[in-house]
RNA sequence: CCGUGCUAGGCGGGGACGUAGCGGCGCCCUGAAUCCGCAAUCCGCUCUAGCGGGGCCGAAUUCCCUUUCGAGGGGUGCUUCCUCCGGGUCGCCCCGUCGUCUGGGGCGUUGAUGGUUUUGGGUCCCCUGCGGUGUCGGCCUGUGAACCAGGUCAGGUCCGGAAGGAAGCAGCCUUAAGCGGUAACCGGCAGGCGCAGCGGGAACUCCAGGCCGGAGCUUCCAGACGACGUAAGGACCCCGGUUGAACGCCUCGAAGGAGGGUGCACGG
Numbered sequence: 001c002c003g004u005g006c007u008a009g010g011c012g013g014g015g016a017c018g019u020a021g022c023g024g025c026g027c028c029c030u031g032a033a034u035c036c037g038c039a040a041u042c043c044g045c046u047c048u049a050g051c052g053g054g055g056c057c058g059a060a061u062u063c064c065c066u067u068u069c070g071a072g073g074g075g076u077g078c079u080u081c082c083u084c085c086g087g088g089u090c091g092c093c094c095c096g097u098c099g100u101c102u103g104g105g106g107c108g109u110u111g112a113u114g115g116u117u118u119u120g121g122g123u124c125c126c127c128u129g130c131g132g133u134g135u136c137g138g139c140c141u142g143u144g145a146a147c148c149a150g151g152u153c154a155g156g157u158c159c160g161g162a163a164g165g166a167a168g169c170a171g172c173c174u175u176a177a178g179c180g181g182u183a184a185c186c187g188g189c190a191g192g193c194g195c196a197g198c199g200g201g202a203a204c205u206c207c208a209g210g211c212c213g214g215a216g217c218u219u220c221c222a223g224a225c226g227a228c229g230u231a232a233g234g235a236c237c238c239c240g241g242u243u244g245a246a247c248g249c250c251u252c253g254a255a256g257g258a259g260g261g262u263g264c265a266c267g268g
Base pairs, nucleotide, nucleotide: 001268002267003266004265005264006263009057010056011055012030013029014028015027020046021045022044023043024042034054035053036052037051038050063261064260065259066258067257068256072252073251074250075249076248077247079246080245081244084241085240086239087238088237092234093233095229096228097227098226099225100224101223102222103221104220105218106217107216114212115211116210117209119208120207121206123201124200125199127197128196129195130194131193133190134189135188136187137186138185140181141180142179143178149174150173151172152171157166158165159164
């Protein structure tokens, strides 16, 4: 060095979750990797680690170590952006109020704004009248008395020799007080009632009138500008939270690349 037969070892690995810890089943990544059984309120283990049973490869393209590259997972951030929520600031938009102006409309020489008059009204007070309303009373009316109201009083009672007389219950009629009703009528009283009238007051805010004077007045509609307000809504900005993405850092890390390492027996 070659051949034969064996052995260690291998026939996938990794991430997160989970666990005292490890591996597995399940999820995800890698990518092609032997079959059966077990298993998430789980299965098998205890310090390098799935267990049990078959099959195959086998000292190297396949086993072991180092290194490189790096799919992917996890953590993190005075970082940036995005989604949504909460709070604040501002008073920008919207909205509201006021003012100025512009345009339209309307009024105005059959006289605007304004001034004046206190003439009338509106407004307030007192009084009067009429009406109305309410309430009370009258009138009217219903009911209304075991006896202690009236009339008539059957029966019965009493007096009387009799004729006759007396009181009188029930019944019937009537009525007092009382209790009710009451359309109309009569009277009294009352008022945040109405109308009218006499008188008085206040005010110049309102309406109408008289006089002066001679051209404006009017927010009814739209718009511009300015000031003020900030209840709700929106925008900007600030603060905090939240979701996702990008990026940075930390960490684990598959597949791939490179380098190195690893037996035994027999025969030639």
Molecule: Bacterial large signal recognition particle RNA
Organism: Solirubrobacteraceae bacterium